[in-house]
RNA sequence: CUACGAAGUAGAGGUCGCACGAUUCAAUAGUAACUGUACAGAUGUCCCUAAGCAUAUGAUGUGCAGCGAAAGGGGAGAGUGCCGAAGCAGGUAAUGUAGGAAGUUAUCUGCUGGGCAUAAGAUUAAUAGUCUUAUGACUGUCAUUGUAGGCAUAAGAUUAUGUCAUAUGAUGGAGGGCUACGCAAGAA
Numbered sequence: 001c002u003a004c005g006a007a008g009u010a011g012a013g014g015u016c017g018c019a020c021g022a023u024u025c026a027a028u029a030g031u032a033a034c035u036g037u038a039c040a041g042a043u044g045u046c047c048c049u050a051a052g053c054a055u056a057u058g059a060u061g062u063g064c065a066g067c068g069a070a071a072g073g074g075g076a077g078a079g080u081g082c083c084g085a086a087g088c089a090g091g092u093a094a095u096g097u098a099g100g101a102a103g104u105u106a107u108c109u110g111c112u113g114g115g116c117a118u119a120a121g122a123u124u125a126a127u128a129g130u131c132u133u134a135u136g137a138c139u140g141u142c143a144u145u146g147u148a149g150g151c152a153u154a155a156g157a158u159u160a161u162g163u164c165a166u167a168u169g170a171u172g173g174a175g176g177g178c179u180a181c182g183c184a185a186g187a188a
Base pairs, nucleotide, nucleotide: 001186008181009180010179011178014083017082018081019080020079023076024075025074034066035065036064037063038062039061043054044053045052047100048099049098086112087111088110089109090108091107092106093105094104095103113139114138116136117135118134119133120132121131122130123129141173142172143171144170145169146168147167148166149164150163151162152161153160154159
């Protein structure tokens, strides 16, 4: 905290709900790397330190020519797993390394109901996309409530009260939520 229903089970929000492996397409890009050549002349080596290696038999760089990618990210239809789906921030552990950092995986804590648009920042080849923050209207859900309508009751004649699988508005909250089932000393 819980019979105004605990634990548990099953569901809903959206036709741009969330995430994922493979396929294909565009872009990355006539870029990087490699080869040749000219100039030039001492360093270069994924981010750092150390070590090793290459290098005047010319490192690195620049110009010209030849040849010429890929990864990450993105679009598409189809498939899979789902509804804290998932994402972000921080901590811990493992992996990785000679060590560190980055990255990846798992877990813990905190935040975010959902998608969209705009702006800024980060990432990126990118004005694509993704992430974060702010603003805006939209949308789903619950609570409170107005109006209209239906039903019931009372009054005693068109007014009041209650109620709703109804319609249409307003305000507010958060997913530890909401709906249905469930039925018990349970959960934290």